[in-house]
Molecule: c-di-GMP-I riboswitch aptamer
Organism: Mitsuaria sp. PDC51
RNA sequence: GACUGCCUAGGGCAAAACCGGCGCGAGCCGGCGACGCAAAGCUUCCGGUCUCCCGCCGGCAUCCCUCCGAUGCCGUGGCGCGAGAUAGCGGGGUUGCCGGA
Numbered sequence: 001g002a003c004u005g006c007c008u009a010g011g012g013c014a015a016a017a018c019c020g021g022c023g024c025g026a027g028c029c030g031g032c033g034a035c036g037c038a039a040a041g042c043u044u045c046c047g048g049u050c051u052c053c054c055g056c057c058g059g060c061a062u063c064c065c066u067c068c069g070a071u072g073c074c075g076u077g078g079c080g081c082g083a084g085a086u087a088g089c090g091g092g093g094u095u096g097c098c099g100g101a
Stems, first nucleotide, its partner, number of pairs: 003100003012037002018031005035088001041094003045091003048086005054080004058074006
């Protein structure tokens, strides 16, 4: 330096729940706590999922009324733009402890 995580040892991280704080939200931070993790260290480059905003489709009401159209409301659903969350969703990139042979 590359390989490897079956065994031994030293250490490391910390899910859910609960408490406090932050955020519109997805979530995040601290405490407590351990479900798990050999990169569960770091990084949104790619895909996925999720959130918010806006637009379109859609639904409803009113106006007009033949339709078209206009205005307002809804957000249950679909699509798209933008901004975010997730690195413990997967892949990629990058750095690295210990043991083994």